Small-subunit ribosomal RNA, 3' major domain from an uncultured bacterium, 473 nucleotides, folded computationally. It matches the Rfam family "Bacterial small subunit ribosomal RNA". Gene Ontology terms of the family: ribosome and structural constituent of ribosome. Model confidence (mean pLDDT): 83 of 100.

Context: one part of a larger RNA
């Protein structure tokens, strides 16, 4: 100098407390071990692995396993010969296919008329292709993590014999090494913060596919027409907040309480933003790339299986146990996004799932659009009118193809499971809990992700005390 202490001091964090709702118990979905298997591909393992990487494993994907094919190779660059009107297309035969035999139509341009030239195909043997083969302890690039934590440095002086020290400590303050003040230091980068977007508040300007207040037309009814720019709303553009005013504490500073006005008050809110460095963290299976290996294979194709296996251990959610309910009935209210090999109104058909048919829309014009809420009736504390797991029958719909291994519907069957043992997890406000809606991948399949709103709450005395983390000793 660190770094650590079951030393010591100040301080912070949904870190504890103080609430709420969950998980550990049940079923089920996935993800891991773990066991089988021909194979159950591969990585990823305390927090920082385990609804991870995969934002879609029925073939495909696919890297695994079996057969069963090819060996200058599927795919790139060079040489040489042969073809040749380049390419493309159909059919027949074996084969699980790949593939192989055969056949037949169809077919350029420019020429010096010479396959010359551009271009294909084949055959030949080289160079060389190809590896999701290893090494993330040879790397890049990207990422997790401490942690959005307040911190890590440097010039130059000074002070040390150095090593280093000072700066950055102190005393106030602050989310902040934020600012003030003092001090042998004075100054500067990197990081806070601002600048970026979003959202809350007004102004202007613009008015369509979106608005409808006053005016007229029309209609059982609709901004539907005229037509209006006043509202919303769209999107440019500005304006607004700075501790700027008062007051009171403070060292008369930084600031700190408290008010006034204001749509908003002391970072208004939420997000992008992630400093030196930990951790030989994590990817050589996005990608790249050193070196090692294979090279009639560890490459390449294909068919079928398999990643979906089950005695079980965990992990991360769905539903649930009921009455703050459940069932039937009546019946409102978004928001953000999507949509042409797409999104599909109105009507018909069917108990459904979902069909027929098809207006309109590359979309502020069309199309997809709520559930809890709410009114009313029931059921009355039961494993029921809860709960739906399992499984029987008959369908639907994607797509060559739902046997292993896919989604839904009806009818029918009605498991466990009456709040969960140590322990453990997330949340401070439009948050928690709860309710549905879109998207991405996607032919198909969402209890996962990522987003979007609707309803909308209890608590916080206070840091002793576990847990992380700063600053000084």
């Nucleotide at each position: 100098u660190g770094a650590c202490g079951g030393g010591g001091g100040c301080c912070c964090g949904c870190a504890c407390a103080a609430g709420u709702g969950g998980u550990g118990g049940a079923g089920c979905a996935u993800g891991c071990g773990g066991u089988u298997u021909a194979a159950u591909u591969c990585g990823a393992u305390g927090c920082u692995a385990c609804g991870c990487g995969a934002a879609a494993a029925a073939c495909c994907u696919u890297a695994c396993c079996a057969a069963c094919c090819c060996u200058u190779g599927a795919c790139a660059u060079g040489g040489u010969g042969u073809u040749u009107g380049c390419c493309g297309g159909a059919a027949a035969c074996a084969g699980a296919g790949a593939u192989g035999u055969u056949u037949c139509c169809u077919u350029c341009g420019g020429u010096u008329c010479g396959g010359c030239c551009g271009g294909a195909a084949c055959a030949c043997a080289c160079a060389c292709a190809g590896g999701u083969g290893u090494u993330g302890c040879a790397u890049g690039g990207c990422u997790g993590u401490c942690g959005u934590c307040a911190g890590c440095u440097c010039g130059u002086g000074u002070c040390g014999u150095g090593a280093g020290a000072u700066g950055u400590u102190g005393g106030g303050u602050u989310a902040a090494g934020u600012c003030c003040c003092g001090c042998a230091a004075c100054g500067a980068g990197c990081g806070c913060a601002a600048c970026c977007c979003u959202u809350g508040u007004c102004c202007u300007u613009a008015u369509u596919u979106g608005c409808c207040a006053g005016c007229g037309g029309g209609u059982u009814a609709u901004g539907u027409c005229g037509g209006g720019a006043a509202c919303u709303a769209u999107a440019a553009g500005g304006a607004a907040a700075c501790u700027g005013c008062c007051a009171g504490c403070g060292a008369u500073a930084a600031g700190c309480u408290g008010g006034a006005g204001g749509a908003a008050g002391g970072u208004g809110g939420g997000g992008a933003c992630g400093a030196u460095g930990u951790c030989a963290a994590g990817u050589c299976a996005u990608c790249a790339u050193g070196g090692c290996c294979c090279u009639u294979a560890c490459g390449g194709g294909u068919u079928g299986g398999g990643c979906u296996a089950c005695a079980c251990g965990c992990g991360u959610g769905c539903u649930a146990c009921a009455a703050u309910g459940g069932c039937g009935g009546u019946g409102a209210c978004a928001g953000a996004g999507a949509g042409a090999a797409g999104c599909a109104a109105u009507a018909a058909a069917g108990c459904g799932a979902u069909u027929u048919g098809g207006a309109g829309c590359a979309a502020a014009u069309c199309u997809u659009u709520a559930a809890a809420a709410a009114c009313c009736g029931u059921c009355u504390c039961a494993g029921u009118u809860c709960g739906g797991a399992u499984u029987g029958c008959a369908c639907u719909c994607u797509g060559c193809a739902a046997c292993u291994c896919g989604a839904g519907u009806g009818c029918a069957u009605g498991a466990a499971g009456g709040u969960g043992g140590a322990a453990u997890c997330a949340c401070u406000a439009g948050u928690a809990a709860u309710c549905g809606c879109g998207g991405a991948u996607c032919a198909g399949c969402a209890c996962g992700c990522c987003g979007c709103g609707g309803u909308g709450a209890a608590u916080a005395c206070g840091u002793u005390c576990a847990c992380g983390g700063g600053c000084c000793u």